[in-house]
RNA sequence: GAAGAGGGCCAGAUGAUCGCCGGUCAGGGCAACCGGGCCGGAGGAAAGUCCGGGCUCCACAGGGCAGGGUGCUGGGUAACUCCCAGGAGGGGCGACCCUACGGAAAGUGCCACAGAAACCAGACCGCCGUGGCCUAACCUCCACGGUAAGGGUGAAAGGGUGAGGUAAGAGCUCACCGGUGCCGGUGGCGACACCGGCAGCCAGGAAAACCCCACCCGGAGCAAGACCAAAUAGGGGAGCGUCGAAGGGUGGCCCGCCCGAAGCUCCCGGGUAGGUCGCAGGAGGCCCCGGGCAACCGGGGUCCCAGAGGAAUGAUCAUCACCGGAAAAUUCCGGCACAGAACCCGGCUUACGGCCCUCUUCGCCA
Numbered sequence: 001g002a003a004g005a006g007g008g009c010c011a012g013a014u015g016a017u018c019g020c021c022g023g024u025c026a027g028g029g030c031a032a033c034c035g036g037g038c039c040g041g042a043g044g045a046a047a048g049u050c051c052g053g054g055c056u057c058c059a060c061a062g063g064g065c066a067g068g069g070u071g072c073u074g075g076g077u078a079a080c081u082c083c084c085a086g087g088a089g090g091g092g093c094g095a096c097c098c099u100a101c102g103g104a105a106a107g108u109g110c111c112a113c114a115g116a117a118a119c120c121a122g123a124c125c126g127c128c129g130u131g132g133c134c135u136a137a138c139c140u141c142c143a144c145g146g147u148a149a150g151g152g153u154g155a156a157a158g159g160g161u162g163a164g165g166u167a168a169g170a171g172c173u174c175a176c177c178g179g180u181g182c183c184g185g186u187g188g189c190g191a192c193a194c195c196g197g198c199a200g201c202c203a204g205g206a207a208a209a210c211c212c213c214a215c216c217c218g219g220a221g222c223a224a225g226a227c228c229a230a231a232u233a234g235g236g237g238a239g240c241g242u243c244g245a246a247g248g249g250u251g252g253c254c255c256g257c258c259c260g261a262a263g264c265u266c267c268c269g270g271g272u273a274g275g276u277c278g279c280a281g282g283a284g285g286c287c288c289c290g291g292g293c294a295a296c297c298g299g300g301g302u303c304c305c306a307g308a309g310g311a312a313u314g315a316u317c318a319u320c321a322c323c324g325g326a327a328a329a330u331u332c333c334g335g336c337a338c339a340g341a342a343c344c345c346g347g348c349u350u351a352c353g354g355c356c357c358u359c360u361u362c363g364c365c366a
Base pairs, nucleotide, nucleotide: 001362002361003360004359005358006357007356008355009354010353012320013319014318015317016316017315018314020041021040022039023038024037025036027034028033043338047349048348050347051346052345053344054343055221056220057219058218067217068216069215070214071213072086073085074084075083076082087101088099089098090097091096102212103211107210108209110205111204124151125150126147127146128145129144130143131142132141159177160176161175162174163173164172178202179201180199181198182197183196184195185194186193187192225277226276227275228274235268236267237266238265239264240263247259248258249257250256284303285302286301287300288299289298290297291296322335323334324333325332326331
């Protein structure tokens, strides 16, 4: 220098001016309202809403079915499908990375194309035997059969090498190697690893196909839910009312007179509009100490840090930083990502700019 691997951090800074949202403190104004001071005001993903939990309401004796999820071991956690540390398998020269990693020897189904045959295997070529034809004897050819060594097809064809064996062959038999299963030993909490023995047992793939096994899971969600409460319907109570209420007419008003025909008024209750809470002190942030390889846990100190309406969290200028380019020795120009809370947390995934550290492989220079 090139190509990579792992990890960490930041998400521009300061000032001025003009604003926005929430809270608080006083002031002016009869009031509507007005102008101030102080404090706080997005993220690492606030996103997708994919998992897990808190919280709330409903349901619930216990168990089961259905449905969904998870699936090596040990640990962490409120919990997880997450995280940490390991094991096994796989990939990479390597740093390192990936794994949905129980069961295919319970059953069902599937395995394109090619191929004779794709799972109670099979026989196209070949090899071999027997019979037939012909023959001196064969070969070729035909029929029946044996075979799985060799060829061929395929992603995959039922262990490998050698020897024996045979008509030719074949774990058919044997030796060694590999795999599988069983037994034993050693190490490890364990997954598992290593060693020894036995058994010719040699078994295709796929279970994010159905399925089987083990374990886990009640439902809905802050538009949850709680409180206050105009209005309306239905309900309850009290009072008044056919001895004429309410209402209407006459009339300037009261009395009066006339019409009127079963309700009217108030309270309780109900709970719509609206309002308040839920709702920001929390599995909280930062620092230190201790335990642990780590995830994480314990203790101490310190801080209070957005919260709503669907709407706020900004804009401009200056200086400085960072990156790129031009230029040249300090100037100019351009850029500065992805994206924006709405009940709250823990994860995962996705989007995205930059800086730093460690490591690997290769090349070059000293």
Notes
The prediction has a mean pLDDT of 76. A computed fold for a 366-nucleotide RNA from Desulfobacca acetoxidans, annotated as Bacterial RNase P class A. Rfam family: Bacterial RNase P class A. Gene Ontology terms of the family: dimeric ribonuclease P complex, tRNA processing and ribonuclease P activity. The model forms 95% of the base pairs in the Rfam consensus.